[in-house]
């Protein structure tokens, strides 16, 4: 050096142009004598960073910058 992939919630992913989601984790509250297990709520997110395109971007383009991977 050249190619590919990946970054979304504490964590582990999801979401291919129109309200940003699951699960675990942690908090409430029930349930038990208690504990765990269950079973309900609520909370938590500058969608790596910049800039373009759109009426509208986590999605689409360019650039960087970390982390895997191949090649030389």
């Nucleotide at each position: 050096g050249c190619c590919g992939g990946a970054a979304u919630a504490g964590c582990u992913c999801a979401g291919u142009g129109g309200u940003a989601g699951a699960g675990c984790a942690g908090c409430g509250c029930u349930u038990u004598c208690g504990u765990a297990a269950a079973g309900c709520g609520a909370a938590g997110g500058u969608c790596g960073c910049g800039a373009g395109u759109u009426c509208g971007a986590c999605u689409c383009u360019c650039g960087c910058u970390u982390c895997c991977g191949g090649c030389u």
Background: The RNA shown here (transfer RNA) has 72 nucleotides and comes from Candidatus Moranbacteria bacterium GW2011_GWC2_40_12. The coordinates come from a structure-prediction model, not an experiment, and the mean pLDDT is 83. Taxonomically the source falls in Candidatus Moraniibacteriota (Bacteria, Bacteria candidate phyla). It matches the Rfam family "tRNA". The family's RNA type in Rfam is transfer RNA. Its family is annotated with triplet codon-amino acid adaptor activity in the Gene Ontology.